RNAcentral holds the sequence, with entries from ENA. Predicted 3D model of a 345-nucleotide RNA (Bacterial RNase P class A) from a Bacillota bacterium. Its Rfam family is "Bacterial RNase P class A". Its family is annotated with ribonuclease P activity, tRNA processing and dimeric ribonuclease P complex in the Gene Ontology. By type it is a ribozyme. Lineage of the source: Bacteria > Bacillati > Bacillota.
[in-house]
């Protein structure tokens, strides 16, 4: 100092008028005005992809179909989110990725090429016997060698044989069991074994764990309004609520179409699995104490405009019930830690 890694952080700033929305208080002719005071977008308010809370339907019950997840231990309300380990892969390295159960339950596929793509096989070839017109053929045996191919039923060497073959043996690879080691996944120098079971489950499948269904226009209360119609169907083995289905289970004369009325308030609506200091336990993710803090809630929907200074001249982007996690957008800045190289010392 230079390329680079990981982990956090910020998101122009500071003033003056003018304006929205909500809360408090005072004042007025209480439905409103009008004065002061306080608060008033985000790191993703986004996308609505996962997890919940909340509400209803039955305090969500039982089958059958479907749908998600997928080493292993933890953390959580919970989760497909996070942490730390395990194996595999990249990278010199900090460190980064990984849908990473079961192919000896079944079935099913495995292009081209090859004899043969899975209860193996036999094209070229190797040995034996037999015939022979000496080119071959015919019966038997074999899988070491060649030749296909992504992939050819362990690999190398000795023995062994008619020739060969794990057929015998040595090492090696790989399963399997025994042992150690670790809560596990998995891992091990060692001994046994039998020789030896291709590949694909983002192909049916099979295991194991988990899913009831809409969803704040949810849903609750309070006013106002009401038709008494008209047609049509079903009337309890019915309708509806019910949503893939079926069972249950709740309510009833009930549902559909025409016609009509009514669309106004109020809660739900933000105090929370909230946030921030400390201290403690834990590698961590995360959890316990304890001090403090209050931080937007509109329903035509607020959160802006102007102008003045100063800067390193400002990205992506705007809340609609509430979190937690993921993902995707994004100008520059700043901090901690670390890696690998150069240069002095």
């Nucleotide at each position: 100092c230079a390329a680079c890694c990981a982990g956090g952080u910020c998101a122009g700033g500071u003033g003056a008028u003018c304006g929205c929305g909500c809360g408090g208080c005072c004042g007025c002719u209480g439905c409103g005005c009008g004065g002061c005071c306080g608060c008033g977008a985000g790191g993703a308010a986004a996308g609505u992809c996962c997890g919940a809370g909340c509400u209803c339907c039955a305090c969500a019950g039982g089958g059958c179909a479907g749908g998600g997840u997928g080493c292993c231990g933890g953390g959580u309300a919970a989760c497909g989110c996070c942490c730390g380990g395990u194996g595999g892969g990249g990278g010199c390295g900090a460190c980064c990725c990984c849908a990473a159960g079961g192919a000896a339950a079944g079935u099913g596929c495995c292009a081209c090429a090859g004899a043969a793509a899975a209860c193996a096989g036999a094209c070229c070839g190797c040995c034996c016997g037999g015939c022979u017109g000496c080119g071959g053929c015919c019966g038997g045996g074999c899988a070491a060698g060649g030749g296909u191919g992504a992939a050819a039923a362990g690999g190398u060497g000795c023995g062994g044989u008619a020739a060969g073959a794990g057929c015998g043996c040595a090492c090696c690879a790989g399963c399997g069991g025994c042992c150690a080691g670790g809560c596990a996944a998995c891992u091990g120098a060692g001994c046994c074994g039998g020789c030896u079971u291709g590949g694909u489950a983002a192909a049916c499948c099979c295991c194991a764990c988990c899913c009831g269904g809409a969803g704040c226009a949810a849903g609750a209360c309070c006013a106002a309004a009401u038709a008494g119609g008209a047609g049509g169907g079903a009337g309890a083995c019915a309708g509806a609520g019910u949503g893939g289905c079926c069972c249950g289970c709740u309510c009833u004369u009930c549902c559909c179409u025409c016609g009509g009325g009514u669309u106004g308030g109020u809660c739900g609506c933000u105090g929370g699995a909230g946030c921030g200091g400390c201290c403690g336990g834990g590698c961590g993710a995360c959890c316990g104490g304890u001090c403090g803090c209050c931080u937007a809630g509109a329903u035509g929907g607020a959160u802006g405009a102007u102008c003045a200074c100063c800067c390193u001249c400002g990205a992506c982007a705007g809340a609609a019930c509430u979190c937690g996690g993921c993902u995707u957008a994004c100008a520059g800045g700043c901090c901690u830690g670390g890696u690998u190289g150069u240069c002095g010392u």